[in-house]
About this RNA: Predicted 3D model of a 1511-nucleotide RNA (small-subunit ribosomal RNA) from an uncultured prokaryote. Model confidence (mean pLDDT): 84 of 100. It matches the Rfam family "Bacterial small subunit ribosomal RNA". Rfam links the family to the GO terms ribosome and structural constituent of ribosome.
RNA sequence: AGAGUUUGAUCCUGGCUCAGAUUGAACGCUGGCGGCAUGCCUAACACAUGCAAGUCGAACGGUAACGCGGAGAGCUUGCUCUCUGGCGACGAGUGGCGGACGGGUGAGUAAUACUUAGGAAUCUGCCCAGUAGUGGGGGACAACAUUCGGAAACGGAUGCUAAUACCGCAUACGCACUACGGUGGAAAGUGGGGGACCUUCGGGCCUCACGCUAUUGGAUGAGCCUAAGUCGGAUUAGCUUGUUGGUAGGGUAAUGGCCUACCAAGGCGACGAUCCGUAGCUGGUCUGAGAGGACGAUCAGCCACACUGGGACUGAGACACGGCCCAGACUCCUACGGGAGGCAGCAGUGAGGAAUUUUGCGCAAUGGGGGAAACCCUGACGCAGCAACGCCGCGUGAGAGAAGAAGGCCCUUGGGUCGUAAAGCUCUGUCGACAGGGAAGAAAUUACUUUGUAUUAAUAGUAGGUGUUUGUAUUGACGGUUCCUGUAGAGGUAGCACCGGCUAACUCCGUGCCAGCAGCCGCGGUAAUACGGGGGGUGCAAGCGUUAUUCGGAAUUAUUGGGCGUAAAGGGCGCGUAGGCGGUCUAUCAAGUCAGAUGUGAAAUCCCGGGGCUCAACCCCGGAAGUGCAUUUGAAACGGGCAGACUUGAGUAUGGGAGAGGGUAGUGGAAUUCCUGGUGUAGAGGUGAAAUUCGUAGAUAUCAGGAGGAACACCGGUGGCGAAGGCGACUUCCUGGACCAAUACUGACGCUGAGGCGCGAAGGCGUGGGGAGCAAACAGGAUUAGAUACCCUGGUAGUCCACGCAGUAAACGUUGUUCACUAGGUGUAGCGGGUAUUGACUCCUGCUGCGCCGCAGCUAACGCAUUAAGUGAAACCGCCUGGGGAGUACGGUCGCAAGACUAAAACUCAAAGAAAUUGACGGGGGCCCGCACAAGCGGUGGAGCAUGUGGUUUAAUUCGACGCAACGCGAAGAACCUUACCUGGGUUUGACAUCCCGGGAAUUCUGUGGAAACGCAGAAGUGCCCUUCGGGGAGCCCGGUGACAGGUGCUGCAUGGCUGUCGUCAGCUCGUGUCGUGAGAUGUUGGGUUAAGUCCCGCAACGAGCGCAACCCCUAUCUUUAGUUACCAGCAUUUGGUUGGGGACUCUAAAGAUACUGCCCCGGUCAACGGGGAGGAAGGUGGGGAUGACGUCAAGUCCUCAUGGCCUUUAUGUCCAGGGCUACACACGUGCUACAAUGGGCUGUACAAAGGGUUGCGACAUCGCAAGGUGAAGCCAAUCCCGUAAAGCAGUUCGUAGUUCGGAUUGGAGUCUGCAACUCGACUCCAUGAAGCUGGAAUCGCUAGUAAUCGUGGAUCAGCAUGCCACGGUGAAUACGUUCCCGGGCCUUGUACACACCGCCCGUCACACCAUGAGAGUUGGUUGUACCAGAAGUCGUUGGACUAACCCCUUUCGGGGGGUAGGCGCCUAAGGUAUGGCUGAUGAUUGGGGUGAAGUCGUAACAAGGUAACC
Repeated sequence: AGAGUUUGAUCCUGGCUCAGAUUGAACGCUGGCGGCAUGCCUAACACAUGCAAGUCGAACGGUAACGCGGAGAGCUUGCUCUCUGGCGACGAGUGGCGGACGGGUGAGUAAUACUUAGGAAUCUGCCCAGUAGUGGGGGACAACAUUCGGAAACGGAUGCUAAUACCGCAUACGCACUACGGUGGAAAGUGGGGGACCUUCGGGCCUCACGCUAUUGGAUGAGCCUAAGUCGGAUUAGCUUGUUGGUAGGGUAAUGGCCUACCAAGGCGACGAUCCGUAGCUGGUCUGAGAGGACGAUCAGCCACACUGGGACUGAGACACGGCCCAGACUCCUACGGGAGGCAGCAGUGAGGAAUUUUGCGCAAUGGGGGAAACCCUGACGCAGCAACGCCGCGUGAGAGAAGAAGGCCCUUGGGUCGUAAAGCUCUGUCGACAGGGAAGAAAUUACUUUGUAUUAAUAGUAGGUGUUUGUAUUGACGGUUCCUGUAGAGGUAGCACCGGCUAACUCCGUGCCAGCAGCCGCGGUAAUACGGGGGGUGCAAGCGUUAUUCGGAAUUAUUGGGCGUAAAGGGCGCGUAGGCGGUCUAUCAAGUCAGAUGUGAAAUCCCGGGGCUCAACCCCGGAAGUGCAUUUGAAACGGGCAGACUUGAGUAUGGGAGAGGGUAGUGGAAUUCCUGGUGUAGAGGUGAAAUUCGUAGAUAUCAGGAGGAACACCGGUGGCGAAGGCGACUUCCUGGACCAAUACUGACGCUGAGGCGCGAAGGCGUGGGGAGCAAACAGGAUUAGAUACCCUGGUAGUCCACGCAGUAAACGUUGUUCACUAGGUGUAGCGGGUAUUGACUCCUGCUGCGCCGCAGCUAACGCAUUAAGUGAAACCGCCUGGGGAGUACGGUCGCAAGACUAAAACUCAAAGAAAUUGACGGGGGCCCGCACAAGCGGUGGAGCAUGUGGUUUAAUUCGACGCAACGCGAAGAACCUUACCUGGGUUUGACAUCCCGGGAAUUCUGUGGAAACGCAGAAGUGCCCUUCGGGGAGCCCGGUGACAGGUGCUGCAUGGCUGUCGUCAGCUCGUGUCGUGAGAUGUUGGGUUAAGUCCCGCAACGAGCGCAACCCCUAUCUUUAGUUACCAGCAUUUGGUUGGGGACUCUAAAGAUACUGCCCCGGUCAACGGGGAGGAAGGUGGGGAUGACGUCAAGUCCUCAUGGCCUUUAUGUCCAGGGCUACACACGUGCUACAAUGGGCUGUACAAAGGGUUGCGACAUCGCAAGGUGAAGCCAAUCCCGUAAAGCAGUUCGUAGUUCGGAUUGGAGUCUGCAACUCGACUCCAUGAAGCUGGAAUCGCUAGUAAUCGUGGAUCAGCAUGCCACGGUGAAUACGUUCCCGGGCCUUGUACACACCGCCCGUCACACCAUGAGAGUUGGUUGUACCAGAAGUCGUUGGACUAACCCCUUUCGGGGGGUAGGCGCCUAAGGUAUGGCUGAUGAUUGGGGUGAAGUCGUAACAAGGUAACC
């Protein structure tokens, strides 16, 4: 620090996801040790049991228990009992101090809280310092005794008693109050010691210590006030009556409506009051570069709470966790009358939950309470236990060891890997086990002792008290501690996750869209590095993963640090309030700002530097930091306040011209429609074509007149005006704004603008008019599969006017308003200036608008570019934060309604989207080509037959090929064979290959079973090479063993090779350069031209490659050479080129020549090239062939061959016989023959080319009607043979007929091939003589030696062709042309397609599931208002009860004050009644939404998406 994921690819926007760190965690697997930390996050749920706050006898009366001493009694002479406060002590009680600390929890609380900084009107026990005191009296009450009640808890009565308990009096430096005269108010003693003196022998007295009282000050702690800060919601906008303030009083420690009375009517709130929800706050913790964000366990500070609610008492302090009273809920005891209780203390239990420990030890240390102290108490605390819950450290061994062992796994079978890993060898001894030794945590207090000294009346001595000092003694829960030493011994200890990418790490097997995985993308449908297992590897390691949480990455809420033309996002437009921001100069102030100083910002934490545990974690010390707040001293530039001035911002005045700016009243012509009349006659209208419709009752057309409403042609223009919506005939009146010019004036008066107010197209609503045309709805006619549409004929609201409402639009420049600045060019509208001119036009120039092009700059790109989408971090406002759900629901406001504005969530997806690129596509465009159409000729489709396919059938009808590009295709030839199929019979190392072992030459023949394969039996025969003569070897045959053979079995979607197709179409690419962020572009586009990316020109391209063309073959002309088997002009000879001869010709077959737009004319850019012409056998590639670019179709082929994987191995191999591939209601393709007279039959007669031939072609002769048979010459071929070419030509016949056409079918007789023609061959003859009279829709081929027509040959092959391949003969017609159909090429355009239009995709309906709205209601929670009732308690009040000490009076009886109890009153908790608000759960039914593999119906959108789309 980034990465994955939208696409065919790219860039951007944008979400989702991951890698990091973190945790009081939990779960899964695993688990050795130690140190240090941490451990109910849930039910502030309920709690059994024990403990957690006591202490003081040196405050007191005392003596229940224990011990000592003393006395007595009993006796079993050392025990028991009794008595005795004398002593140590001490239960209960009085009294003092402490139980307000310590410990727990976070329910409540959004401010009576917390944090920071201040403040004044306060209190403060114990503590410290100072001052002054501590005199003298009195009366009670517990305990106790007696007695009564009660189950208990506990309570009552009578009597006695002490105090540091209580109450007067005295005194009052200071203190409080005050009318400044004065008035008022305290106290307590206890213990130690003691020479003299006194004594009632208790002591007084003195002294020390501890106390006590008053007061001052401090310290500490607490209370109160102020300011600022402190979560979310406006779908909470108004709240408030003690409310805000004043006066007086009360109350408090103290200010204050804190409370009461009266007076006033205020106070708070858009800078968010009130209400609702959530929440203890902070130091800090986690994260982050930081700013921030999230959190607030442990530790520390503050607050709040203590079963729930209320209340006060005591006290220095509480409205009190282990106190009290009351109410409520719950639990327990009960004798039913009544009582008791409060773990959110430490342990522990139950419950809840994914989840959180021992009913431990000790006060040794630290700290706290009490005490003079010893000491007691202390679940604070110190320790131990449990838990890998976290952090840190250590270990599970080290060295060496290749035969690279065995074994596992993989394998291309060679090997590789686990792997120096193990074993074996040499060592070490951490941890653990056992044994021994043995620190520190302990310093105090206290006792004793020592020292010197101060004090006491005591200075000398002695003794004592208090303080100081020395030494000794004593105190350890942990603890069988840490640590050290020794003993034995490598012995006792490694797991977890992952291995497709992100992300380090790969293979085998199994599985087969199953089982499963998954954080995202996504894996799995038979070769899965993604599932499960094995091997191997990677990463961490006593842990590792998963889940959850927070921050980060996320600049994805953007202060640092984002955006708004098209991705989400500018308000429809203006006016304007609050607010924000604001021109130039001067002076001043100092609140902002800046600088210094001071205080504070607790400690701990973080950071830095040291130190201590062997290190580390951890701990200790010091420093820094704490960006903050406050006070104070300065500065005065900037911003601000105040004051003064200025003119450039803004405005006003004057003069002009422009304009569909607005409103109002009137006027005008053209047109449509209607009405009246005339002319006139059969149609009109409408459409793609029609029909509905109108018209003989006279339409349409035409002429004249009239009525009425609406809109204003031409001008008219990216022209004008307006804020926007919008505004278009002419005139009048009223009126707004902008612009130009020149001067004068005001003097910052400005900009923006949340709320607010106004305007606001079309459509809509209300009332009343109006209504010509147009026209939702509606009706009819068409179209259509349907057509609730598009088209047509009608037609009502509406459109128009007036007055209201409504308030929305793709209200768009999809671009808020304002200001300034930043190259230009050009056009246009308005006004002005200048030059020139008689003037106009024109030219130059300034300002204001409206456009186009374009630089810098910006932008993801497209694009914007002085009319910014640039710059000024300019000013202000509005808005956005993934798609869907949804601009929806609920709530609210507005509206007559329709609806508008405001505006969510659950759930769901991993995308949705912008721009641009390359393709593909379009019922887009342009250009061009092709037998593509057109123009022609001939066919197919109808018939019969042949052949192939489908289907059906079958034991099998083997398999493959399926639009073009399967179907006379693989198959250039199925009777057996072929043959792969079926039935049956055999066989198992095999029909075939290699290796090994044994035997035998090979081989030939005979008999026998059988359909054959295959057996059974027998005979003959012994070869070649070497030899040591035993034998061995090669080849072949037989038998055997196992490796293996075999498979036309599967997968052409695992493959190679080969092939088809687009297409012989003209295309497909590369290098370098350039452009672009990039995909890519350029080149290859453009202008011409060509059959051609063929060539030329131009050009940020320049070159090159594969294709095109050419080079190759055949053919057309000529030349040369060569003439046999070919040829024959002339010569000779013949029936005959037969022979002699010839080398001329034809021909043959070799080498050449020829054609190149070379020449001429014209056109064209002086080009390429085109048109015409000459010459030439041939002319513009002469004709034909071979030749097939990059690629497409997962095209075809595993059955040619090869081959991975899978399957099979007495069978899916192999051998054999027979059958099948030849079936047959049917359908299709390709052909043949025909339907006839351009013909058929018959007779005669002419002319080819190219092939083939020894298992062959076979002349000739002969036989047969013929197929063919027999004999047989020649030929291994320019020699012989196949072999008569046929159409043609000449003649004759037939005469339009199912025929002298046609030949199917069938009967009979034959021939040939072959082992064999039954299933199932071909041919011949005789006989038979079917359909068919030119073929519907549709469809095919062909542009010249072509179509058509005629015959000939060949391959395959024993035989079998209408098929295929090849050959020649005869030999046409037509092409205007490119509108249309099909296919293709180039350019361009649109796109929501990229599996690429056979694409994509929308909505209803049906089914399943999910969340949600409404819903008669039902049921909870919370809260408001009104009222009822009202415990305890404070306060007030009351008189008729009771009343020690105190005060007053008094007659010492009593009365009053005061007090206690009671009554009453105010307030008030729980409770109750009524009625509202908010919120949750649930509800028959219902609404839409989302998701789901292949459901139904249509086809709305994307191309002009077939009616452009959209609001």